[in-house]
This is a predicted structure of an 81-nucleotide RNA (c-di-GMP-I riboswitch aptamer) from a Candidatus Limnocylindrales bacterium. The sequence was found by an Rfam model in a public genome assembly. Taxonomically the source falls in Candidatus Limnocylindrales (Bacteria, Bacillati, Chloroflexota, Candidatus Limnocylindria).
RNA sequence: GACCGUCCAGGGCAAACCCGUCGCGAGGCGGGGACGCAAAGCCAGGGACCUCCGCUCUGCGGAGGCCGCCCAGCCGCCGGC
Numbered sequence: 001g002a003c004c005g006u007c008c009a010g011g012g013c014a015a016a017c018c019c020g021u022c023g024c025g026a027g028g029c030g031g032g033g034a035c036g037c038a039a040a041g042c043c044a045g046g047g048a049c050c051u052c053c054g055c056u057c058u059g060c061g062g063a064g065g066c067c068g069c070c071c072a073g074c075c076g077c078c079g080g081c
Stems, first nucleotide, its partner, number of pairs: 003080003012037002017032006035068001041074002045071003049065007
């Protein structure tokens, strides 16, 4: 450095649901809570999906959301080989 996550250590994150709060909404944030996760760390660049608005409406355009759907990019712990 590449690959891998069978094993070790320290740990980390936190789905559904509930409460509060912000948002027209998708959803965000905080608290509780753990289904899971070796990138469930960062990132909205591409695709998918979702919301709102408009239109000449099997769809197109605009504005958003979502990375715990996939791909790309950046960074990274421990161990194995």